This record gives sequence, C1' cells and structure tokens, in this order.
RNA sequence: AGAGGGCCGGGCGGCCGCGGGCCCCGCAAGGGGCGCGAGGAAAGUCCGGGCUCCAUGGAACAACGGUGCCGGGUAACUCCCGGCCACCCGUUUCGGCGGGUGAGGGACAGUGCCACAGAAAGCAUUCCGCCCGCCUUCGGACGGGUAAGGUUGAAAGGGUGCGGCAAGAGCGCACCGCGUCGCUGGCAACAGCGGCGGCACGGUAAACCCCACCGGGUGCAAGACCGAAUAGGGGCGGCACAUGAGCCUUGUUCCGGCUCGUCGCCCGGGUUGGUCGCUUGACCCCGCGCGCAAGUGCGGGGCUAGACGAAUGGCCGCCCAUCCCCCGCCUUCGCGGGGGUGGACAGAACCCGGCUUACAGGCCCUCU
Repeated sequence: AGAGGGCCGGGCGGCCGCGGGCCCCGCAAGGGGCGCGAGGAAAGUCCGGGCUCCAUGGAACAACGGUGCCGGGUAACUCCCGGCCACCCGUUUCGGCGGGUGAGGGACAGUGCCACAGAAAGCAUUCCGCCCGCCUUCGGACGGGUAAGGUUGAAAGGGUGCGGCAAGAGCGCACCGCGUCGCUGGCAACAGCGGCGGCACGGUAAACCCCACCGGGUGCAAGACCGAAUAGGGGCGGCACAUGAGCCUUGUUCCGGCUCGUCGCCCGGGUUGGUCGCUUGACCCCGCGCGCAAGUGCGGGGCUAGACGAAUGGCCGCCCAUCCCCCGCCUUCGCGGGGGUGGACAGAACCCGGCUUACAGGCCCUCU
C1' cells in the first nucleotide's frame, strides 16, 4: 500500500428552551424540584415474523407467485454458520495451502435461441490445405477420400504421445478426461479405488419449460372503547288540528290518494374530540455448560423516547481528531511551537430478525 472482517463515529461543563414521567406546594389557575429523551443505519420499505381485522368445513388437483448443492441454526426467511463442487488470484518443497466469487436442481421430456465473423453454430459440413484416380493447353479442371494442419469465433463433434495409413481418423494402444457399474469412506453434497465402454452426450433454464418444496388477504390511518354541542332518525305520552298546507313529472279545473304541528321523556347511528393499542422485548450484559461456528441451556444483573400541525433544539467556554498557513529542528520521513478552520451520512412514528443503500475521520484483527 491492497483485500476481507469487527468496533467507534467527538468529549466535558454552563445558560436558555421543547416532549413525556414522578414528587412537592396550591381550592384552582399555576409554580417549583428530580430524572429521562434518536441511529448504526432511525433511510429504501426489499424479504421474514409477532400482533390486528377480514375471509375460510376438510382434502386433493390446477392456475399464479416464490425458492432451488449438502448439513445445521432460527419464531421464520431469499438471512446466518459449517462443509462440498466449480471458477479467479496469490503461493508452493507440486502433495497442497491461503484469500475471494457463485440464483450452484434438471440440457437424452419437449420447444426456442447461439449476434458479428466463418465453408460450417447442431445436422453435420470441405473454404484453403493434404492424399488418390483420371484428364491436361502443364496454369489447372473433374471425381473421390480426409477432419490431423490453416482460417473465423465466446464456443468447431475429446486432449497429449506412439503406432498406423495413399493421406488421415479412437483406426489401434498408453496416460489424462468423459460415461457407466461396483466397492470403500462420509448423515449428505461428494471424494477415492477398481472393472467395463472408443466416445455415443456443444452451449444456453435471472428463455419457455420439467421436477421438488413453500405460499389466504390486510397493515397501528390495523383495531378496541368512551362519546359533547348542534343537525338528522326511531319509539312512547300529553296538547292541538284539517272547510288548512304540502306532495303525487308539465298551465288550469275536477275527482282521488298520501303526509303533517308543538312539548316532554327514552333509544340508536355518525362527525369533532378523548382513552387504549404504545413500548419489557424471539431485549441487552456477565459467568458457567454444550457446539468448529451460527447459536443454545442454566444462573445472576440491567433497562425508563413514546410524540400525533408529531418534542429530542440553540448559544458560549475548554479539550481531542481532520485540513490549511507560517517559523524552527538534521535534507526527506517526521518532530516541536504559533495562528486559522471545525465534525461524515443522516431524524424514531406498532414492534422485532435480516438484506440493501449512504457515511468525514479514527481504532483493532487476519491475509498478501
């Protein structure tokens, strides 16, 4: 210096103010005192739960959405821990070791796609080249063989070597790879060993799809309770009354139908408002036991924001870090003195567990 991980993220004091709580004085209005008052992300609201109400007889299937190596942790998870495999980087005494990354099931169930380049992109194919035959005007043409070499590409139908061949080719052989069967080890993913098979099987599923598993909806403005004035609604009773008034789509008339005012009492719904939900919880710290770890069991101790037109702020002094300037010391690195600047991202809103994103500066651990 780089990579990975963890922790902190200004300290102390004074004055004024704001939101809750408790206590004291006071009939009350009010006054006084004590103590508490943002974060690691309070953020994005992306996952998983608690809680809430709504829906729901049970089961299976389908659709839709999600998850996807194996084992463990957890209330649960797409999170965390450990392992396996693949790839990348470093190192190596070539056996490995260390670090990082991975949506890491299935590509003989089926379908699709593989840009450009290239002869050819999935079914096989001959552009150059090589070999054989034949013709020849000696430049080459035609037919056949070949996939070793060249060319293109991210990818070209196993790789290296020897044999073989007209030239070649798993055509034959050895080793490696691949497939398959068995044994051994492991809970498993998987690994090792042995036999068999000349190789048949390109890639792509954050493309459709297949397989397995999981999944009701709603978010504290959820929801529960209390409930004023006033204006509506309903019931009962008293008094009053109609030769009236209003309505029955449209001017006038007639006929017909329906309704009614006021006072008292009671009931019920809603609006403003108030109370609860509301903060002690899958919480934190320490010790011991279990576990490689994530975690977990037991014992002890601790905790105090709960606002809702939404408090958590402002000023001053000293100190520490950062940055800048000047001077001196032994040039640099650095150290000492003086002066100035002055704290990153950000602000709870029902509560937890995660993930992601933002973050000046400082400290610690591991590796190179």
Predicted 3D model of a 368-nucleotide RNA (Bacterial RNase P class A) from uncultured Sphingomicrobium sp. Its Rfam family is "Bacterial RNase P class A". It is annotated as a ribozyme. Rfam links the family to the GO terms tRNA processing, ribonuclease P activity and dimeric ribonuclease P complex. The model forms 94% of the base pairs in the Rfam consensus. The coordinates come from a structure-prediction model, not an experiment, and the mean pLDDT is 75. Taxonomically the source falls in Sphingomicrobium (Bacteria, Pseudomonadota, Alphaproteobacteria, Sphingomicrobiaceae).